This is a predicted structure of a 110-nucleotide RNA (SAM riboswitch aptamer (S box leader)) from a bacterium. Its Rfam family is "SAM riboswitch aptamer (S box leader)". Its family is annotated with regulation of gene expression in the Gene Ontology. Its mean pLDDT, the model's own confidence on a scale to 100, is 84.

RNA sequence: UCCUUAUCGAGAGUGGCGGAGGGACCGGCCCGUUGAUGCCACAACAACCACCGUGCGUCUUCGUGCGCGCGGCAGGUGCUAAAUCCGAGCAGUACUCUGCAAGAUAAGGA
Numbered sequence: 001u002c003c004u005u006a007u008c009g010a011g012a013g014u015g016g017c018g019g020a021g022g023g024a025c026c027g028g029c030c031c032g033u034u035g036a037u038g039c040c041a042c043a044a045c046a047a048c049c050a051c052c053g054u055g056c057g058u059c060u061u062c063g064u065g066c067g068c069g070c071g072g073c074a075g076g077u078g079c080u081a082a083a084u085c086c087g088a089g090c091a092g093u094a095c096u097c098u099g100c101a102a103g104a105u106a107a108g109g110a
Base pairs, nucleotide, nucleotide: 001110002109003108004107005106006105007104008103013042014041015040016039017038021031022030023029026087027086028085043080045078048076049075051072052071053070054069055068056067057066058065059063084102089100090099091098092097
């Protein structure tokens, strides 16, 4: 970087460095010299994975198996303005609605 699957209206900030743009892309609307975005430290939030316990189902195999759950746990990630900030693309007669795409994150794979 690409592919697959799942999730995305919940939640959670202080300090230091630094000094102009930032919120992916376009429009809007916001944030920002009362110092944003970013980086670092600590703290917080969070159960995707790991780990521990456990319920149900399943199997010519009865296992440290497989599947679907539940509880615990911050070890690996992630995350801590605004619904993924809102809209915008494609399809469904579509401003509202639904699905898809795009994006983000995780797990697995190439």